[in-house]
Context: one part of a larger RNA
């Protein structure tokens, strides 16, 4: 220099009450403002205790601070079904034996690993100051293993089916939503009207069971036969013959059921350490819109021709062949381990910071719009720490 510049988005505050030594800043109530395809919720990847609850204010917090993602202490993360583990296998690892190399190694063969992708199963309500598809109430589901009973050709690492997949693109069926109507509760308004075609809220229910419908798909069954699937075969694939559309397979919704249940208020009644806590509980239709979500991994069309393996279903080889194994019914039993808190378009992650940058996915209310654009609102959250 200088008590200058700054004090980090111009979304914005004002008034009351509290509580404190103290308050523009914490808390509460009331009014104003902003977002609102988000400045809103809920994941995943980073983070790693930042969550909740009491005491604190030296430092941190661009100012104070009685406040804080700060100190200090104490409490919290509950699973057969949701993710990992498992089973599977892509790209590429890594590799017994092999080949190569002077060595160090380099490449590779069976094998073995490797998800960001294939594989069983759960919802809807209630509770905590903090967790919840995990606890609790209800209703369910899946897989394994034993027993008992019936019936009986079982049997893989091998064989065949399925799993199984690309672009545009159109019509259909329905749902989630949302709107209006009745219907139920409540209200009659400090100013001129307002018992009325007022007004203000509410009108919610799932998985799973039972049906098999909009639709899509085309063969489907039975009988003989054969240089194919690297043996084998009663699976599959070729031939031939008959039968069948009144037929199989797959398929959202809806409808019944779950639910005599839950839940339900600007309602009502008790009690309150005024934060609220417990008891009661009405109505709960129907109509129109209508998705970028389901049917549908369907269907039309192009060429550039659009993973793989396991589950799974079937076949038979070896062998079993009283057993053993298989199928169906009931019962009892198991389902271990590891993550669950918070943040997450950010003051908690990446940026040296509580930094105007960055950061994958998922949900998508209103009025106006073609719209996820734009603008104002909703639920929610904020006014960006002088």
């Nucleotide at each position: 220099g200088a008590g200058u510049a700054a004090c980090g988005a111009u979304a914005a505050a004002g008034g009351g009450a509290g509580u404190g030594a103290g308050a523009u800043c914490c808390u509460c109530c009331c009014u104003c403002g902003c977002c609102g395809g988000a400045a809103g919720a809920c994941c995943a990847a980073g983070g790693g205790u930042u969550c909740c609850u009491g005491c604190g204010c030296a430092a941190c917090g661009c100012u104070a601070a009685u406040c804080g993602g700060c100190g200090c202490a104490g409490g919290g993360u509950g699973a057969g079904u949701c993710g990992g583990c498992c089973c599977c296998u892509a790209a590429g690892g890594u590799g017994a034996g092999g080949u190569c190399g002077a060595a160090a190694g380099a490449c590779g063969u069976a094998a073995u690993c490797g998800a960001u992708g294939g594989g069983a199963a759960a919802c809807a309500g209630g509770u905590u100051a903090a967790u919840a598809u995990u606890c609790c109430u209800g209703u369910a589901c899946c897989c394994c293993u034993u027993u008992u009973g019936a019936c009986u050709g079982c049997g893989a690492u091998g064989g065949a089916g399925u799993g199984a997949c690309g672009g545009a693109g159109a019509a259909g069926g329905c749902u989630a939503g949302g709107u209006c109507a009745g219907c139920c509760c409540g209200g009659u308004g400090a100013u001129g009207g307002u018992u009325a075609u007022c007004c203000g809220g509410g009108u919610u229910u799932a998985a799973g069971g039972u049906c098999g419908u909009a639709g899509a798909c085309a063969g489907u069954g039975g009988a003989a036969u054969c240089a194919g699937g690297c043996a084998a075969a009663u699976c599959c694939g070729g031939u031939u013959c008959c039968a069948u559309a009144a037929u199989g397979u797959c398929g959202a919704g809806a409808a019944c059921u779950g639910a005599u249940g839950a839940c339900g208020a600007a309602c009502u009644g008790a009690c309150u350490a005024c934060g609220g806590u417990c008891a009661g509980g009405a109505a709960g239709u129907g109509a129109u819109u209508g998705a970028u979500g389901c049917c549908a991994g369907g269907c039309u069309u192009c060429c550039a021709g659009g993973a793989a393996a396991a589950a799974c279903u079937u076949c038979u080889a070896a062998g079993c062949u009283c057993u053993a194994g298989g199928u169906c019914a009931a019962a009892a039993g198991g389902g271990a381990c590891c993550g669950u808190a918070c943040c997450c378009g950010a003051a908690a992650c990446c940026g040296a910071c509580a930094c105007a940058g960055g950061u994958g996915g998922u949900c998508a209310g209103g009025u106006a719009g073609a719209g996820a654009a734009u603008a104002c609102c909703a639920a929610g959250g904020c006014g960006c720490u002088u």
Molecule: large-subunit ribosomal RNA, domain III
Organism: Endozoicomonas arenosclerae